[in-house]
Source information:
Predicted 3D model of a 104-nucleotide RNA (SAM riboswitch aptamer (S box leader)) from a soil metagenome. The coordinates come from a structure-prediction model, not an experiment, and the mean pLDDT is 82. The sequence is in RNAcentral, with records from MGnify.

RNA sequence: CUUAUCAAGAGUGGCUGAGGGAACAGGCCCGACGAAGCCACGGCAACCGGCUCCUAGCACAGGAGCGACAAGGUGCCAAAUCCUGCCCGCAAGGGAAAGAUGAG
Numbered sequence: 001c002u003u004a005u006c007a008a009g010a011g012u013g014g015c016u017g018a019g020g021g022a023a024c025a026g027g028c029c030c031g032a033c034g035a036a037g038c039c040a041c042g043g044c045a046a047c048c049g050g051c052u053c054c055u056a057g058c059a060c061a062g063g064a065g066c067g068a069c070a071a072g073g074u075g076c077c078a079a080a081u082c083c084u085g086c087c088c089g090c091a092a093g094g095g096a097a098a099g100a101u102g103a104g
Base pairs, nucleotide, nucleotide: 001104002103003102004101005100006099011041012040013039014038015037019030020029021028024085025084026083027082042077043076044075047073048072049069050066051065052064053063054062055061081098086095087094088093
């Protein structure tokens, strides 16, 4: 940079000790009944992966499926990506931007 997804789901313990919810602003929350961080173990999910099937005979590639496929690579485990901010809309809502994660 391209692309897909982002209202679902899933936490305990130890160390530590005051902040945290991406950044800015506004709000609203979480936090000494312990924030952030690190470690251990556990879990969620199904992007990669695995399996089955389809398209031409194989392979590659692509597509579909797998509500108990989950060993491995990531990711994630308060609140919609916590909400709003820009555009459309009376509103509900929709879109964009930014961000996060995966794959390339």